[in-house]
RNA sequence: ACAAAUGAUCGCGGCUGCAGGCACCGCAAGGUGGCAGGUGAGGAAAGUCCGGGCUUCACAGGGCAGGAUGCCGGUUAACGGCCGGUGGGGGUGACCCUAAGGAUAGCGCAACAGAAAUAAACCGCCUGACUCGUCAGGUAAGGGUGGAAAGGCAGUGUAAGAGACUACCGCCGUCCUGGUAACAGGGCGGGCACAUGCAAGCCCCAUCCGAAGCAAGACCAAACAGAAAGCAUAAGGCGGCCCGUCUGCUUUCGGGUAGGUCGCUGGAGCCUGGUGGCAACAUCAGGCCUAGAUAGAUGAUCAUUCACGACAGAACCCGGCUUAUCGUUCCA
Numbered sequence: 001a002c003a004a005a006u007g008a009u010c011g012c013g014g015c016u017g018c019a020g021g022c023a024c025c026g027c028a029a030g031g032u033g034g035c036a037g038g039u040g041a042g043g044a045a046a047g048u049c050c051g052g053g054c055u056u057c058a059c060a061g062g063g064c065a066g067g068a069u070g071c072c073g074g075u076u077a078a079c080g081g082c083c084g085g086u087g088g089g090g091g092u093g094a095c096c097c098u099a100a101g102g103a104u105a106g107c108g109c110a111a112c113a114g115a116a117a118u119a120a121a122c123c124g125c126c127u128g129a130c131u132c133g134u135c136a137g138g139u140a141a142g143g144g145u146g147g148a149a150a151g152g153c154a155g156u157g158u159a160a161g162a163g164a165c166u167a168c169c170g171c172c173g174u175c176c177u178g179g180u181a182a183c184a185g186g187g188c189g190g191g192c193a194c195a196u197g198c199a200a201g202c203c204c205c206a207u208c209c210g211a212a213g214c215a216a217g218a219c220c221a222a223a224c225a226g227a228a229a230g231c232a233u234a235a236g237g238c239g240g241c242c243c244g245u246c247u248g249c250u251u252u253c254g255g256g257u258a259g260g261u262c263g264c265u266g267g268a269g270c271c272u273g274g275u276g277g278c279a280a281c282a283u284c285a286g287g288c289c290u291a292g293a294u295a296g297a298u299g300a301u302c303a304u305u306c307a308c309g310a311c312a313g314a315a316c317c318c319g320g321c322u323u324a325u326c327g328u329u330c331c332a
Base pairs, nucleotide, nucleotide: 001328002327004305005304006303007302008301009300010299012040013039015037016036017035018034022033023032024031025030042311046322047321049320050319051318052317053316054213055212056211057210066209067208068207069206070205071085072084073083074082075081086100087098088097089096090095101204102203106202107201108198109197110196122143123142124139125138126137127136128135129134130133151169152168154166155165156164170192171190172189173188174187175186176185177184178183217262218261219260220259224255226253227252228251229250230249231248235247236246237245238244269288270287271286272285273284274283275282276281306309
């Protein structure tokens, strides 16, 4: 990257053209029926995990809460995606992996082992004392524990040691050079008591985020609330009686359920070629139209062939990610 292939017949769902303003269903809105042609699932249609379009509602501005992201640059409608780099890690290597801001803002945690876990003297080493195997002191070079033991390593030094001092490496500060930047290289300075790690525990900082989703929503519109006008004012309820008021019918207005129509598939679209770019991607030219249902279509039979057929079925659309996948092929 491909996702058994080709043809015929019948059936089902859309579409286009032709043909009548004919028939049927419905109160209506609207729908159905003829003939011909053409078309009808995927690379994931899946999970619904991110991002956007679209729609309705909300919205002066700002903040709190909550969520997401977290080296740099680019790409894009946008992204937590992708591309190219930097740093770090792994591999002999081709190459692969990487949630990679902050630990002097604060809180929290660090089991077991170990003398000691942020705090150091168990063994060892050295010095001194004496009752001669004990005590006091110094010491983090060595042993041992641990994921981690107060920069590493070599030398000087010392009683033994120690950044105490020196070189190299590391770290911090500063300057210069290269780079858009992350960063890299170099010079100078600081002996580093500025004492550990975890932020993938809470948190802090920076950036971004209004909410709900096509059952969104728009239009038409039986039924049924409501209002106005007209008619009837016969009868009944409230009442002892009158007035008044309620109950009726028609029309109009207005809301609106069932139902119907739209939204709905021509789009950040696909294919081929060119141009720019390392690439993601952008752009130009030519060509193409490729499901649109609403109880929901995509199936059956026959013929021929093979490698004998996996995971799996659209429901507003698109860009990603993740997961499932018989096999075949290509590239590194």

The RNA shown here (Bacterial RNase P class A) has 332 nucleotides and comes from a chicken gut metagenome. The prediction has a mean pLDDT of 78. The sequence is in RNAcentral, with records from MGnify. Its Rfam family is "Bacterial RNase P class A". Rfam classes the family as a ribozyme. Gene Ontology terms of the family: tRNA processing, dimeric ribonuclease P complex and ribonuclease P activity. About the family: Ribonuclease P (RNase P) is a ubiquitous endoribonuclease, found in archaea, bacteria and eukarya as well as chloroplasts and mitochondria.